The part of an RNA shown here (small-subunit ribosomal RNA, central domain) has 353 nucleotides and comes from a freshwater metagenome. It matches the Rfam family "Bacterial small subunit ribosomal RNA". Its family is annotated with ribosome and structural constituent of ribosome in the Gene Ontology. The prediction has a mean pLDDT of 86.
Context: one part of a larger RNA
RNA sequence: UUGGGUCUAAAACAUCCGUAGCUUGCUUAGUAAGUCUCUUGUGAAAUACCGUCUCCUAAGGGCGGAAAUGCAAGAGAUACUGCAAAGCUCGAGACCGGGAGACGUAACGAGUACGCAUGGAGUAACGGUAAAAUGUGUUGAUCCUAUGCGGACUACCAAUAGCGAAGGCACGUUACGAGCACGGAUCUGACAGUGAGGGAUGAAGGCUAGGGGCGCAAAGUGGAUUAGAUACCCAUGUAGUCCUAGCAGUAAACACUGCACACUGAACAUUGGGGCCUCCUCGAGAGGUCUCAGUGCUGUAGGGAAGCCGGAGAGUGUGCUACCUGGGAAGUAUAGUCGCAAGACCGAAACUU
Numbered sequence: 001u002u003g004g005g006u007c008u009a010a011a012a013c014a015u016c017c018g019u020a021g022c023u024u025g026c027u028u029a030g031u032a033a034g035u036c037u038c039u040u041g042u043g044a045a046a047u048a049c050c051g052u053c054u055c056c057u058a059a060g061g062g063c064g065g066a067a068a069u070g071c072a073a074g075a076g077a078u079a080c081u082g083c084a085a086a087g088c089u090c091g092a093g094a095c096c097g098g099g100a101g102a103c104g105u106a107a108c109g110a111g112u113a114c115g116c117a118u119g120g121a122g123u124a125a126c127g128g129u130a131a132a133a134u135g136u137g138u139u140g141a142u143c144c145u146a147u148g149c150g151g152a153c154u155a156c157c158a159a160u161a162g163c164g165a166a167g168g169c170a171c172g173u174u175a176c177g178a179g180c181a182c183g184g185a186u187c188u189g190a191c192a193g194u195g196a197g198g199g200a201u202g203a204a205g206g207c208u209a210g211g212g213g214c215g216c217a218a219a220g221u222g223g224a225u226u227a228g229a230u231a232c233c234c235a236u237g238u239a240g241u242c243c244u245a246g247c248a249g250u251a252a253a254c255a256c257u258g259c260a261c262a263c264u265g266a267a268c269a270u271u272g273g274g275g276c277c278u279c280c281u282c283g284a285g286a287g288g289u290c291u292c293a294g295u296g297c298u299g300u301a302g303g304g305a306a307g308c309c310g311g312a313g314a315g316u317g318u319g320c321u322a323c324c325u326g327g328g329a330a331g332u333a334u335a336g337u338c339g340c341a342a343g344a345c346c347g348a349a350a351c352u353u
Stems, first nucleotide, its partner, number of pairs: 004324003007307002012321001014201004021194003025088004030083002033081002035077008049065006091191001092188003095184003099180001103177007110154002114150007125136002162169002206247006215241002220236004258320006266298001268296012302309002326353003336345003
């Protein structure tokens, strides 16, 4: 390389959008580029293959044949692919109807706790631990109470629930946006799938500038523990955590499972929509059943090295992309690109085993 693979052995980009490319529904008549058939020319000889001769045998050699899988020209075939044309509605999209949702952005409002300040009441302890000490307190603490201020957060409801492409999203209300499932079948008429480059979004921590700072808390300080204790425990405490505007672009960014389509035996639970039936206190009620879409669980066939997966596949097929090829050296060095930096992306080899 041909292959074989990618949940756990090496390997699915963090996620989505999308350019080129690749792939692509049904029907009709056309064309004949791909495809197929035939003919002609060419494809030197030698070599290799088949037959035969020489030959005791082998090697070698002579002769004849076939082949030379290719290229070009001409004549035909038209199922499939392509091309150009005309149409269709099942894919896709639009539209309409009611619907669910911690989906996003912004503004306003609320709540308990916590801390601080001031006043009242009150006296000697409080705090902390396995035990202590550092620490706080007669300049009146802790505890109780009233008022005010401050920043962060959002108990119960809460779920195996819901929404979002992922990261993620939870007090309430409003405004402006977005997506989704279901039902209808009015419109467009293949407009689709995937997606190298490219773009956008992307937890925590980090960085820049300006605010803010209750609590918590890397670093730091003190007290303990200990042989030591640069820790675990305790008391403090600065960045940070919060807001605004930017940068950064990484995570066990995990379901360690790329996206899309089609097909494939059952049971149960649950969320949203729809159809039908029954009950009814006629309610935004209760139950049953069928169906579409989601979330789970048990399991058939099948798959798998097994664990396990199993209509939400890791089954059976198709299309497209990314990635892997023994361990270490190493996600290192170097070059390049990006970044304020931290660093990120891309990414070896010698050597060793």